The RNA shown here (Bacterial RNase P class A) has 395 nucleotides and comes from Lentibacter sp. XHP0401.
[in-house]
RNA sequence: GCGGAAGGCUGGAUGGCCGCUGUGAGAUAUCCGCUUGCGGAUGCUCGUAGAGGAAAGUCCGGACUCCACAAGACAACGGUGCCGGGUAAUGCCCGGGCAGGGCGACCUGACGGAAAGUGCCACAGAGAAGAGACUACCUUCGUGACAUCGCUUGCGAUGCACUUGGGAAAAGGUGAAACGGUGGGGUAAGAGCCCACCGGAGGGCUGGCAACAGGCCUCGCAGGGCAAACCCCACCGGGAGCAAUGCCGAAUAGGGACCUCGCUACAGGCCGUCUUGGUCUUGAGGUUCGGGUAGGCAGCUAGAGGGGCGUUGGCAACAGCGCUUCAAGAUGAAUGGUCAUCCAGAGCGGGGCAACCUGCUUGGACAAGAUCCGGCUUAUAGGCCUUCCGCGCGU
Numbered sequence: 001g002c003g004g005a006a007g008g009c010u011g012g013a014u015g016g017c018c019g020c021u022g023u024g025a026g027a028u029a030u031c032c033g034c035u036u037g038c039g040g041a042u043g044c045u046c047g048u049a050g051a052g053g054a055a056a057g058u059c060c061g062g063a064c065u066c067c068a069c070a071a072g073a074c075a076a077c078g079g080u081g082c083c084g085g086g087u088a089a090u091g092c093c094c095g096g097g098c099a100g101g102g103c104g105a106c107c108u109g110a111c112g113g114a115a116a117g118u119g120c121c122a123c124a125g126a127g128a129a130g131a132g133a134c135u136a137c138c139u140u141c142g143u144g145a146c147a148u149c150g151c152u153u154g155c156g157a158u159g160c161a162c163u164u165g166g167g168a169a170a171a172g173g174u175g176a177a178a179c180g181g182u183g184g185g186g187u188a189a190g191a192g193c194c195c196a197c198c199g200g201a202g203g204g205c206u207g208g209c210a211a212c213a214g215g216c217c218u219c220g221c222a223g224g225g226c227a228a229a230c231c232c233c234a235c236c237g238g239g240a241g242c243a244a245u246g247c248c249g250a251a252u253a254g255g256g257a258c259c260u261c262g263c264u265a266c267a268g269g270c271c272g273u274c275u276u277g278g279u280c281u282u283g284a285g286g287u288u289c290g291g292g293u294a295g296g297c298a299g300c301u302a303g304a305g306g307g308g309c310g311u312u313g314g315c316a317a318c319a320g321c322g323c324u325u326c327a328a329g330a331u332g333a334a335u336g337g338u339c340a341u342c343c344a345g346a347g348c349g350g351g352g353c354a355a356c357c358u359g360c361u362u363g364g365a366c367a368a369g370a371u372c373c374g375g376c377u378u379a380u381a382g383g384c385c386u387u388c389c390g391c392g393c394g395u
Stems, first nucleotide, its partner, number of pairs: 001391010012342007020050007029042006052366001056377002059375005064241004077237005082096005097111001098109004112232002117230002119226003134172002137167003142162003146159006180198006199221001200219004205214003245298004255289007267281005305326009343364001345362007
């Protein structure tokens, strides 16, 4: 210098003007209520506060609230799944192990069980799980009008071609995967048939809290893979969610009770039926009660709080202690707009060997609370810092 790996920080600044929301204070205009000088709503003036690293997705874990529930166990359903630690808790985080990838820094991993059982393994291929023989290999019964050699001249030997029976699974070939691998011996040809190394299984030993690792002995080597198929094992989980939940509660409409007036004409129901009679169903007004709705208040933001500095323990995640500092709580939902100057950055141009200086233009991403907190995931222009790796060059 080039190319990479890991981690962290930041994510425009200042001012003017005009606005928005909450809140404190002061004045008082309008409206409402009554306890008649207070309360509420709207408005005014001044002060003060006003989004994020992800506020997002709503994917996990909790706090909190209500409902259910004596406790415990089991079943069902859902989730998690190497080991140890952290945490309020987690499927998160840290450390470690193993496996895979990378020259490396490092990265990735649904990483319990396939000898409980069931199921599946496409295509290709001979054969896909107690498997199999297509080509090729070895041997054998035959056939040959073939070739070579020998001689007893029509027989024998060898080879070759076809063929019957058998052997074997090393080679070719198929596949994601072919019933250990490589090399040697051995054999008719072959084969853990035998041997060496590698791999594997079992046993105990050593180290480690453990996952696991190391070496030793024994065994020629065994029913391959898939559990992100059912399943088995271990552990965890009651349900719903702030539109939870509690309280206050209009106007209008409707309901109940009572009172007054009217109608008691027609019709109907009830008093078992009929007659008589009673009563209810009807209209208007008033008083009163209760439910719901609109709306309002609480929940609501100071809590497992966040940041900074120091210190103690720990490899770390994290925990303890001390000091200090910060803090929206709105409900169709505020935190904005504009102008100027500046700061990064980008483009064009001028000067200069270069570093650099300078003019003009442009210009800051992703995105915004809605009960709160801890995580994860996803989005993110640009800028900055630290550590490390590989290659090249120079000394």
It matches the Rfam family "Bacterial RNase P class A". Rfam classes the family as a ribozyme. Its family is annotated with ribonuclease P activity, tRNA processing and dimeric ribonuclease P complex in the Gene Ontology. Lineage of the source: Bacteria > Pseudomonadati > Pseudomonadota > Rhodobacterales > Lentibacter. Of the family's consensus pairs, 95% are formed in the model.